A computed fold for a 104-nucleotide RNA from a Kiritimatiellia bacterium, annotated as TPP riboswitch aptamer (THI element). Its mean pLDDT, the model's own confidence on a scale to 100, is 76. Taxonomically the source falls in Kiritimatiellia (Bacteria, Pseudomonadati, Kiritimatiellota).

Order: sequence, then structure tokens, then C1' cells
RNA sequence: CAUCUGUCCAAGGGGAGGCCGUGUGGCCUGAGAGACUGGUUAGCCAGUGACCCUUUGAACCUGAACCGGAUCAUGCCGGCGGAGGGAUGGAUUUUUGUCUGGGA
Repeated sequence: CAUCUGUCCAAGGGGAGGCCGUGUGGCCUGAGAGACUGGUUAGCCAGUGACCCUUUGAACCUGAACCGGAUCAUGCCGGCGGAGGGAUGGAUUUUUGUCUGGGA
């Protein structure tokens, strides 16, 4: 110096669906299905929290009001698909290798 592993710090990205007539209740999938505050034109929006993800990137978005299957219903499952996009820096540590210098 490179590489591999772990830890820590800081920063960043993201979603919140379906059903039960209604919902401060229940059910399905999921890591998470909106907990708190404020605003609001009552549709939502912003901030915080939880959770997941950050290029080794299937977190998430687009295609998509897509295709097939299942379901009371739904990205529920599979396909699409390693398709196109997509958010990271620092400190420290372990392994291996390389280079330079010193000694025998």
C1' cells in the first nucleotide's frame, strides 16, 4: 500500500398495502402496514420515532391500471428480473499478500 473480517462514529436513502359496512377493535403478508407532534383545502403534507437499506446496492422506485396462479381481498405467491434506476464517508481492528528499510 492492497485485500479480507469485525466494531464504532457521522451522514444519507426508503415504504407504510389488502380485508372484516364503519373502526381507539380484529384478520393477511411483511423487518416495518403510521407511534408522537404540528399544519390542512379532510385528499393529505411536514417533522420526529420504530423498521429496512446505503454501490458486495431485490431497501425502494419505474415498467405497471403488466402477465399467470391463489385469495373474501391485496405485490398474497410466481413471472417480468440481475431488466432500467437507486442512497457513504471516516476511525479502528483481524487475515492474507506486495513494496521499502534495518538486523542475522